[in-house]
Molecule: Bacterial RNase P class A
Organism: bovine gut metagenome
RNA sequence: GGAUCGGAUGAUCGCGGCUGCCGCAGGGCAGGUGAGGAAAGUCCGGGCUUCACAGGGCAGGAUGCCGGAUAACGUCCGGUGGGGGUGACCCUAAGGAAAGUGCAGCAGAAAUAUACCGCCGGGGCGACCCGGUAAGGGUGAAAUGGCAGUGUAAGAGACUACCGCCGCCGCGGUAACGGGGCGGGCACAUGUAAACCCCAUCCGAAGCAAGACCAAGCAGGGAGGCUAAGGCGGCCCGUCUUCUCCCGGGUAGGUCGCUGGAGCCGUGCGGCGACGUACGGCCUAGAUAGAUGAUCAUCCUCGACAGAACCCGGCUUACAGAUCCGGUC
Numbered sequence: 001g002g003a004u005c006g007g008a009u010g011a012u013c014g015c016g017g018c019u020g021c022c023g024c025a026g027g028g029c030a031g032g033u034g035a036g037g038a039a040a041g042u043c044c045g046g047g048c049u050u051c052a053c054a055g056g057g058c059a060g061g062a063u064g065c066c067g068g069a070u071a072a073c074g075u076c077c078g079g080u081g082g083g084g085g086u087g088a089c090c091c092u093a094a095g096g097a098a099a100g101u102g103c104a105g106c107a108g109a110a111a112u113a114u115a116c117c118g119c120c121g122g123g124g125c126g127a128c129c130c131g132g133u134a135a136g137g138g139u140g141a142a143a144u145g146g147c148a149g150u151g152u153a154a155g156a157g158a159c160u161a162c163c164g165c166c167g168c169c170g171c172g173g174u175a176a177c178g179g180g181g182c183g184g185g186c187a188c189a190u191g192u193a194a195a196c197c198c199c200a201u202c203c204g205a206a207g208c209a210a211g212a213c214c215a216a217g218c219a220g221g222g223a224g225g226c227u228a229a230g231g232c233g234g235c236c237c238g239u240c241u242u243c244u245c246c247c248g249g250g251u252a253g254g255u256c257g258c259u260g261g262a263g264c265c266g267u268g269c270g271g272c273g274a275c276g277u278a279c280g281g282c283c284u285a286g287a288u289a290g291a292u293g294a295u296c297a298u299c300c301u302c303g304a305c306a307g308a309a310c311c312c313g314g315c316u317u318a319c320a321g322a323u324c325c326g327g328u329c
Base pairs, nucleotide, nucleotide: 001325002324003323004322005321007299008298009297010296011295012294013293015034016033018031019030020029021028022027036305040316041315043314044313045312046311047310048207049206050205051204060203061202062201063200064199065079066078067077068076069075080094081092082091083090084089095198096197100196101195102192103191104190116137117136118133119132120131121130122129123128145163146162148160149159150158164186165184166183167182168181169180171178172177211256212255213254214253220247221246222245223244224243228242229241230240231239232238263282264281265280266279267278268277269276270275300303
C1' cells in the first nucleotide's frame, strides 16, 4: 500500500415471511428461511412513480488540469502539472487576479504607494538641509523577477550571459503537457476567486406517507369561470353536469407497488486499469406498530461499531481485535 473476516458448533423455546398438508373458520402441524460492512449520516448520482413541459432566455444551484469508465455522478481508473518523503509511497477544489469591485491584522518610512538607516553628489563652520539611489541593512506572509558581470558620482534590465516570465514557430503526445529554437528587456507592477464576480459545462419539481386499484362510509352549501362539450328542446334563452376556490360532512380497512436485480459467485476472453463481455452455477429479509431474540452445553484469542422499511451505484463517518498478499528504509 492492497484485500478479507469480525465469535464457532449443537439442542430447546419464541417471533416475521415462504412452501406443503389439515381444518367451514379462528388456526394447527411439518419443512425451509430471516440484517450490515457500514443496514448509519441522508451528502451526491440513477431507476421507478405522479405532476409539469414547443423552442429559447432570466433567476438559482452544482461542477471546474487532460483522457477514459459508467445508467449517471460531485464517484472511480489512467495520466499531466504542483507539493512532501532517503525511499516504498502519499497529498492536490488544479479555469480566470492585463473586465470590474472588495479585503489584506501586527510590524515597517512605505502594502500599491513609498527613502527609516545606509550609499553618492551639492550646500553649510556645524547641527543639518536639498537632490539622486531599491546594490546593502532593517520590518513583514509578501518590498518593484533572481543571480553574476558591465556600467556609474552612487545606482538602476540602463546593458550582457544564465534562470524565470511573456509572445511566436517546429517536434513528441488523442489531450493536459513535455522538450527545442527564435524574439521581447519585463509593461499589467503583490496576494486573495471553498470573497463578490467573469467564463465554460450540466441541472423541470416532488418523493414509496411516491403512486395505482378495491371495499366501506357521508350531506350538502356558497362564490367564480364558461358557452368548448354533453343532457332537457326543432332553434334561441334558460338550467344541470364537466372546471377553479372556500366552508361543512365521511373514512383510518384491504390488495398492489415490495423485492429476480444496471443481482451475486466462479471461470475464460478484451483492456495498464476503472470496466466490459461469454459460459456455468445460485436465489439471498420484505414487516406495516413494524420479526430477526432468549436459555443451555462445549470450545477459543471472551467478541468492536452498530439494526433493513422502494431499489441500486458512490461518498463520508463509527469500529475491540484477527488473518492474508505485495513493497520500502